[in-house]
Molecule: Bacterial RNase P class A
Organism: Ktedonobacteraceae bacterium
RNA sequence: UGAGCAAAACAGGCAAGUGCGGGCCUCGCGUGAGCGAAGUUCCGAGGAAAGUCCGAACUCCACAGAGCAGAAUGCUGGUUAACGGCCAGUGGGAGCGAUCUCAAGGAUAGUGCCACAGAAACAAACCGCCUAGCUUCGGCUGGGUAAGGGUGAAAUGGUGAGGUAAGAGCUUACCAGCAACCAGGUGACUGGUUGGCUGGGUAAACCCCAUUCGGAGCAAGACCGAGCAGAGGGAUGAGUGGUUCGCUUGCGGACUGCUCGCGGGUUGCUCGCCCGUCAACUUUCGGGUUGGUUGCUUGAGGCAGCGCGUAAGUGUUGCCCUAGAUAGAUGCUUGCCGCCUUUUUGAUUGUGAGAUUGAGGAGGUACAGAAUUCGGCUUAUGGUUUGCUCAAGCC
Numbered sequence: 001u002g003a004g005c006a007a008a009a010c011a012g013g014c015a016a017g018u019g020c021g022g023g024c025c026u027c028g029c030g031u032g033a034g035c036g037a038a039g040u041u042c043c044g045a046g047g048a049a050a051g052u053c054c055g056a057a058c059u060c061c062a063c064a065g066a067g068c069a070g071a072a073u074g075c076u077g078g079u080u081a082a083c084g085g086c087c088a089g090u091g092g093g094a095g096c097g098a099u100c101u102c103a104a105g106g107a108u109a110g111u112g113c114c115a116c117a118g119a120a121a122c123a124a125a126c127c128g129c130c131u132a133g134c135u136u137c138g139g140c141u142g143g144g145u146a147a148g149g150g151u152g153a154a155a156u157g158g159u160g161a162g163g164u165a166a167g168a169g170c171u172u173a174c175c176a177g178c179a180a181c182c183a184g185g186u187g188a189c190u191g192g193u194u195g196g197c198u199g200g201g202u203a204a205a206c207c208c209c210a211u212u213c214g215g216a217g218c219a220a221g222a223c224c225g226a227g228c229a230g231a232g233g234g235a236u237g238a239g240u241g242g243u244u245c246g247c248u249u250g251c252g253g254a255c256u257g258c259u260c261g262c263g264g265g266u267u268g269c270u271c272g273c274c275c276g277u278c279a280a281c282u283u284u285c286g287g288g289u290u291g292g293u294u295g296c297u298u299g300a301g302g303c304a305g306c307g308c309g310u311a312a313g314u315g316u317u318g319c320c321c322u323a324g325a326u327a328g329a330u331g332c333u334u335g336c337c338g339c340c341u342u343u344u345u346g347a348u349u350g351u352g353a354g355a356u357u358g359a360g361g362a363g364g365u366a367c368a369g370a371a372u373u374c375g376g377c378u379u380a381u382g383g384u385u386u387g388c389u390c391a392a393g394c395c
Base pairs, nucleotide, nucleotide: 001391002390003389004388005387006386007385008384010382012337013336014335015334016333017332018331020044021043022042023040024039026037027036028035029034046367050378051377053376054375055374056373057372058217059216060215061214065271066270067269068268070213071212072211073210074209075089076088077087078086079085090104091102092101093100094099105208106207110206111205112202113201114200126149127148128145129144130143131142132141133140134139157175158174159173160172161171162170176198178195179194180193181192182191183190184189221294222293223292224291230285231284232283233282234281237260238259239258240257241256242255243254244253245252246251247250261277262276263275264274265273266272301320302319303318304317305316306315307314308313338365339364340363341362342361343360344359345358346357347356348355349354
């Protein structure tokens, strides 16, 4: 100097004029829920507000339990309200490296799949090698073999040597795998010693194991004001006790308690629980309300100091209050600067490769807009700074 890797903060500033929304305060209007106007040294979009992929807070079902189904996660430890997040580590993979990445439990619980090729893909001999016999000398039959060749993604652990009729962990040296023991570590795991010599892969296939999970959602929910109109269908009960009325004196009606059944709710099913049983439920046609308030912004909140921790985080002290719209506000104009790109022309400095800097011109200033809130992840995007890696060049 160039190319990369990782991280942090910023996301233009100032002034003037003018225009919006909220708060505060004042005044006016309305029967009322509420509406309007003036003033103001108060406040007014983001790091992603996006995606809606996870997790929650909060509200309701609802007083709310168990099981099954279903779904999610999946190495170890820590962190958090929680998470599939984050931090640190272990192992695999990629990269010269800084670093990045992993759908990272179990194949000895069981089932399935591995096409084609190939002798054979839970099993075996096509070619070949050795050997015995026969032979028309071309070969044929039998036995042994899995080192060589072929097929394939994958073929009886790999390589070298010895050995053998020819071979083979048959033996041996070094490796890989597996098992046992010892040591280190909270753990995942790592290292060492010894040994039988050792028939696959696939679970992002079904499955098994461990852990976790009620549902719906701010259009949740709560309230005020105003207004209306209901008509029809379906289907659904028994027993028993008490009180009381009627009368035809043993029947009927009303009220009420219990049991069984039935219906509804518990947002997949079952049990349980709760409510109801002439009511809920279900269904056809039709009417009214399209107004307003609240939820709605004080929070697992922000900033700074100190402490603990490798870190993520966490404790404590002090300070701060920073949008709440509802067809949806935070804008527009002018001027001066900042930053970036490019170009022209100088100056300073260095042994050098180079570096710093002044003046002028031209162009640009990204992605993008809250809607209950928060912690994450993913995606889009402008330049700056810091640390680290590699390469070339100069001394």